[in-house]
RNA sequence: CGGUGGUGAGGGAUCGGGGAGCCAGCCGUUCCCUGUAGCUCGAAAUCGGCUACAUGCGAGGGUCCGUUAACCACGGCGGAAGGGACCCUAGAACGUCGAAUGACUAGACCGCUAACGAAGACCCCCUGCCCCACCGGGCUUGCGUCGAGGCAACGCCCCUCGAAGGAGGAGCGUUAACCUCCUCACCAUUGAACCCGGCGAGGCUCGGAAGAGAACAGCCGUAAAGUGGACGUGGAGCGCUAGUGGAAUCCCAGGGGCGAGAAAGCGGAUUAGAAACAGCGGCGUUUCAAAGAUCUCAACUGCCGGGGGAUGUCACCAUCG
Numbered sequence: 001c002g003g004u005g006g007u008g009a010g011g012g013a014u015c016g017g018g019g020a021g022c023c024a025g026c027c028g029u030u031c032c033c034u035g036u037a038g039c040u041c042g043a044a045a046u047c048g049g050c051u052a053c054a055u056g057c058g059a060g061g062g063u064c065c066g067u068u069a070a071c072c073a074c075g076g077c078g079g080a081a082g083g084g085a086c087c088c089u090a091g092a093a094c095g096u097c098g099a100a101u102g103a104c105u106a107g108a109c110c111g112c113u114a115a116c117g118a119a120g121a122c123c124c125c126c127u128g129c130c131c132c133a134c135c136g137g138g139c140u141u142g143c144g145u146c147g148a149g150g151c152a153a154c155g156c157c158c159c160u161c162g163a164a165g166g167a168g169g170a171g172c173g174u175u176a177a178c179c180u181c182c183u184c185a186c187c188a189u190u191g192a193a194c195c196c197g198g199c200g201a202g203g204c205u206c207g208g209a210a211g212a213g214a215a216c217a218g219c220c221g222u223a224a225a226g227u228g229g230a231c232g233u234g235g236a237g238c239g240c241u242a243g244u245g246g247a248a249u250c251c252c253a254g255g256g257g258c259g260a261g262a263a264a265g266c267g268g269a270u271u272a273g274a275a276a277c278a279g280c281g282g283c284g285u286u287u288c289a290a291a292g293a294u295c296u297c298a299a300c301u302g303c304c305g306g307g308g309g310a311u312g313u314c315a316c317c318a319u320c321g
Stems, first nucleotide, its partner, number of pairs: 001321009011065005016034005024051005039060004071308002074305006082297004087292001091287008101278002104273004109268004116261001123257006131246004136241002138238004142233004147181004152175005158169004186229005196221004204213003
């Protein structure tokens, strides 16, 4: 200096894996499946530790290895317990369509039963009740109430006469009042303080008187506008009502005919109808086994390959060269 064996220290490795679940994701406690000669204690689902360098955390222990190491994962070819996903399907629920079995509606038939029935069943006829049209009556109400003329009245204006008040005469205009006629178109009543008309005591005015004038009160009328009647009106209306004709005919009522059955109900069977209920069939949607097909994960295990570990220990003792 090197080889071999051993001890110690340091270092490295290992003491399980997989699936589901949770999570943004990776592990763990949880559940499930499956291994080994092969860990212990503590906390952890209202969670515990982490960050793609994530492949648990804290504390303690066992075993293996000394570099061609222990050990680790990967790739290829297989086997495989046991899981997961997905497809299909029975069944179930809901919806929808269809037919028409039960139940439903109606008609006629058969049977049972039977209210009622010679104070007359069933049925038939007439009439009324109901409806329409036409034509009346009654009641209520709406609308309407002729026109003309004048010798009448009033107003305006003019002429003549008179000593006053006034007298006589012509013309124009208006008119509800006065009269007459006409018309189906009238009656009664209320109704103008002044500024509607007539009459107009008293008083006033003119006058010798006679008489006359304006005109208050009052009376009689009249207008507008009312009230009550009457009459008229194919104006309208009505819990009214008569007649004629027509339509309809189930119930009800009245009258007549006929002369012995017969309403309703229950049961049976039949025809037609409807489709809400129950049932049946088809389709669809949802849910959904078992078996099967497909895909996928996979403990455990066999063979092959290279790779990582790895820039790779130190000290001591013994022994050999």